[in-house]
């Protein structure tokens, strides 16, 4: 250099144009349980849905062009 896929909380991760306040698990803070911690039970906080333009009445969702990572061909 070309060609494909990927991109969403601290971590993994559903979701794919309007339906709800973007989803669930782990972590993380608080209460409750224990003498005590672990499990548990209730809460809650935490996201520019990689950037920047384009479609559209409406974009996290489509389309392009970037920029990271991954495979595959030179």
């Nucleotide at each position: 250099g070309g060609g494909c896929c990927u991109g969403u909380g601290g971590u993994c991760u559903a979701g794919g144009g309007g339906u709800u306040u973007a989803u669930g698990a782990c972590g993380u803070c608080g209460c409750c349980c224990u003498u005590a911690c672990a499990a548990g039970g209730c809460g809650a906080a935490g996201a520019u849905c990689g950037c920047c333009a384009g479609u559209u009445c409406g974009a996290u969702u489509c389309u392009g062009g970037c920029c990271a990572g991954g495979c595959c061909c030179a």
Record summary
This is a predicted structure of a 74-nucleotide RNA (transfer RNA) from a Methanobacteriota archaeon. The organism belongs to Methanobacteriota, within Archaea. It matches the Rfam family "tRNA". It is annotated as a transfer RNA.